[in-house]
RNA sequence: AGAGUCGGCCAGACAAUCGCCGGUGCCGCCACACGGCGCGUGCCGGAGGAAAGUCCGGGCUCCAUCGGACAAGGCGCCAGGUAACGCCUGGAGGACGUGAGUCCAUGGAAAGUGCCACAGAAAAUAUACCGCCAAGGCGUGUACCCCACGCCGGUAAGGGUGAAAAGGUGCGGUAAGAGCGCACCGCGCGGGUGGCAACACACCGCGGCACGGUAAACCCCGCCUGGAGCAAGACCAAAUAGGGGAGUACGCGAUUUUUGUCGCACCGCCGGUCCCGAGCGGACUCCCGGGUAGGUUGCUAGAGGCAGCCGGUGACGGUUGUCCCAGAUGAAUGAUUGUCCCUGACAGAACCCGGCUUACGGCCGGCUCUCUCU
RNA sequence: GGGCGAUUAGCUCAGCGGUAGAGCGCUGCACUCACAUUGCAGAGGUCACUGGUUCGAAACCAGUAUCGCCCACCA
Numbered sequence: 001a002g003a004g005u006c007g008g009c010c011a012g013a014c015a016a017u018c019g020c021c022g023g024u025g026c027c028g029c030c031a032c033a034c035g036g037c038g039c040g041u042g043c044c045g046g047a048g049g050a051a052a053g054u055c056c057g058g059g060c061u062c063c064a065u066c067g068g069a070c071a072a073g074g075c076g077c078c079a080g081g082u083a084a085c086g087c088c089u090g091g092a093g094g095a096c097g098u099g100a101g102u103c104c105a106u107g108g109a110a111a112g113u114g115c116c117a118c119a120g121a122a123a124a125u126a127u128a129c130c131g132c133c134a135a136g137g138c139g140u141g142u143a144c145c146c147c148a149c150g151c152c153g154g155u156a157a158g159g160g161u162g163a164a165a166a167g168g169u170g171c172g173g174u175a176a177g178a179g180c181g182c183a184c185c186g187c188g189c190g191g192g193u194g195g196c197a198a199c200a201c202a203c204c205g206c207g208g209c210a211c212g213g214u215a216a217a218c219c220c221c222g223c224c225u226g227g228a229g230c231a232a233g234a235c236c237a238a239a240u241a242g243g244g245g246a247g248u249a250c251g252c253g254a255u256u257u258u259u260g261u262c263g264c265a266c267c268g269c270c271g272g273u274c275c276c277g278a279g280c281g282g283a284c285u286c287c288c289g290g291g292u293a294g295g296u297u298g299c300u301a302g303a304g305g306c307a308g309c310c311g312g313u314g315a316c317g318g319u320u321g322u323c324c325c326a327g328a329u330g331a332a333u334g335a336u337u338g339u340c341c342c343u344g345a346c347a348g349a350a351c352c353c354g355g356c357u358u359a360c361g362g363c364c365g366g367c368u369c370u371c372u373c374u
Numbered sequence: 375g376g377g378c379g380a381u382u383a384g385c386u387c388a389g390c391g392g393u394a395g396a397g398c399g400c401u402g403c404a405c406u407c408a409c410a411u412u413g414c415a416g417a418g419g420u421c422a423c424u425g426g427u428u429c430g431a432a433a434c435c436a437g438u439a440u441c442g443c444c445c446a447c448c449a
Base pairs, nucleotide, nucleotide: 001370002369003368004367005366006365007364008363009362010361012340013339014338015337016336017335018334020046021045022044023043024042025041026040027038028037029036030035048346052357053356055355056354057353058352059351060229061228062227063226065278066277067276068275069273070272072225073224074223075222076221077091078090079089080088081087092106093104094103095102096101107220108219112218113217114214115213116212129159130158131155132154133153136152137151138150139149140148141147167185168184169183170182171181172180186209187207188206189205190204191203192201193200194199233297234296235295236294243288244287245286246285247284248283251264252263253262254261255260266282267281268280269279290448291447292446304323305322306321307320308319309318310317311316341344375445376444377443378442379441380440381439384398385397386396387395392429400416401415402414403413404412422438423437424436425435426434
C1' cells in the first nucleotide's frame, strides 16, 4: 500500500426569530371542599438504532374454576446467564477459509413404519449385465490323457449406472477372488484416564465388521405451552324498538300441604375434547335488527439511564452515588434567516420491556494475509 | 394499533418431494356463400422473490415483497 475480518461510536453542527405537543411555577377568572379554565407570562422536556416486520419471550389486563388424561403446537450437543426466550456467553463436535475468523433446527436411523424418481444386474433379507476362473460336475470336439469351447457353478478384485453400491491401503493366499488370513488406518462394544458435562485420548482388551441416506417424512425420547390482546380492561355521559328469530336443558322420585330440603338425571362453568374427578351454579349459545361515534382512566419512574468500585474468562451479577429523559388521540418536531463542513443514508413513537430479523450512510480502532521499502 | 389469510398460463383454480395441469380465453387449419357452433393442431410459466433442508423443492423450513379480510361502545 492492497485485500479481508471483528468490534465500538455518530446519526449534519451552531445561532436568532416565529410557531406545535406535554409538564410545572406565577398571575387573572369561576367555584370557595377537592378543583377547573386562559387571544396572560416565565422555565423545563420533546422520536429511533432500527420507532419497521409482528418472528419469539415476558410484564400488565380480562375471560363466572381447579386438577388429571388425551390431542395440538413449539424447542432439542453441554454448562452457565436471564423475569423469560427459539436470545446471549463460554466450551465440545462438524463444515468453510492460507489466516484473522465465520457458519451449523447439532437428541434418536442397532423401537417401528414410509420414501429413495430416472438410470442401473442390484437401492437394503443384497445382487450377477459386462468381465474374471477352468480347481470341481456334465456335455461336445476323438473314444484315454492334455487342450479348447459350452452349460452348471464360483467370484465382488476390475468396468459400467447413480446423489448414494454394503470399510480403505498393502502383503499373503487362491482356479479366480474375497476380512479368507495378517499389518496399519477406520468402525463398534467394554474398561481406564482427563473433564461438572458435551466430549477427548499416539491408553488397555475384545469383535473381522454385525453399521446406506432421509426425522425442516411419520414417529420415539426429554423439556415447555390455557386463551385473547390496551380497539385488553375500568368509570361517566348521551341516544334507541330493553325488539325479532334459531338451538340445547328446564325432567323424575322422596319428605310435613306449600315455601324449602335431599337423591338421580340434564345443561353451563379456560374460548382443543360427546373424556375423568372434585367443586359451584340453574341457565347458556348463535344470528338478524336498533342507538352512539363524546369524555376520563389504563399512560408512562422503568427487569430505567450514566459514572465509580467489587466478583466472574465472559454473558452477567452485586453495591455506592447521581439523573428524570415524549406521551399524542386527526394525532406534536415545523418554517424563515445567517455561518460552516465531508451537502447529511435508512427512516417517524401510539400500553411497556428483553431479543431476533430486515433496511441503511459515515467515522475510529484491534487483528490477519499478500506485496514493497528500510 | 392489533389479529388472520392468499400469491401457480391473460382470467378462475387443481396439483402425494421425482418431466407443471384443467376449464375459459388466444393463434392456425378444417367445416360454411359468410359468421357462430363443432372438430383437429399449437403457442403461452423466473410456480411472487431470496436463502436453507434434501440426491432432488411449486410443495418442507426461514426471511422479504404485494394484495385482501376482521375489530369500538350502549341497551